[in-house]
RNA sequence: AGGUGAGGUAGAGGAGCGGAGUGUCAAGAGUACUGCCGGGGAGACCGGGAGUUUGUGAUCCGGUAGGAAAGGGGCCUUCGCCGAAGUUUCAAAGCUGCGCCGGGCUUUGAAACUGGGCCUGCGCUGAACAAGUGCAGGACUGUCACCAGAGAAGUACCUGGGUCUCUGGUGGAGCACUAUCUCACAC
Numbered sequence: 001a002g003g004u005g006a007g008g009u010a011g012a013g014g015a016g017c018g019g020a021g022u023g024u025c026a027a028g029a030g031u032a033c034u035g036c037c038g039g040g041g042a043g044a045c046c047g048g049g050a051g052u053u054u055g056u057g058a059u060c061c062g063g064u065a066g067g068a069a070a071g072g073g074g075c076c077u078u079c080g081c082c083g084a085a086g087u088u089u090c091a092a093a094g095c096u097g098c099g100c101c102g103g104g105c106u107u108u109g110a111a112a113c114u115g116g117g118c119c120u121g122c123g124c125u126g127a128a129c130a131a132g133u134g135c136a137g138g139a140c141u142g143u144c145a146c147c148a149g150a151g152a153a154g155u156a157c158c159u160g161g162g163u164c165u166c167u168g169g170u171g172g173a174g175c176a177c178u179a180u181c182u183c184a185c186a187c
Stems, first nucleotide, its partner, number of pairs: 003185009014082001016081006023075003033066007043053003046102003085114012115141002118138008143172010
């Protein structure tokens, strides 16, 4: 000087990831719901159970007068970050659905998968043409390895090899990659 293993620190991928908000905007929606009038005539409330309501006329239809909200989304502000984070399955706890079951949401743990964002098709959730998500496909992009070519530095010159940059191709995965420090081992 270089090699292998373990541990630490810092960093890169970019319409990068996630959280928060008595912020703001659109949509939700002239919907749900309420009053009145008319029609109509027995059930209605997601399913079961239970319960409530209804001939003092419900559910439903039409008219008229009023008329929301939540989850989700854009922008802004702010915080934490680069397995950032996400999805699926299982288990536990809590909340919710009326008080039970089917159902939904949140948190924690385990296992598996995914480098990243975008686009298209189908499915699910959803009011949605938004967004999320599963599967399949497409190009793009970052990283490492291998192959080929060109160039640069270094060098008095030549040749060969190596380092770095760029171009093209192929392949892999984030417990990765780059830089650096410490320890141990080996030469």
This is a predicted structure of a 187-nucleotide RNA (Lysine riboswitch aptamer) from Calderihabitans maritimus. Model confidence (mean pLDDT): 78 of 100. The sequence is in RNAcentral, with records from Rfam. Its Rfam family is "Lysine riboswitch aptamer". Rfam's curators write: Riboswitches are metabolite binding domains within certain messenger RNAs that serve as precision sensors for their corresponding targets. Taxonomically the source falls in Calderihabitans (Bacteria, Bacillati, Bacillota, Neomoorellales).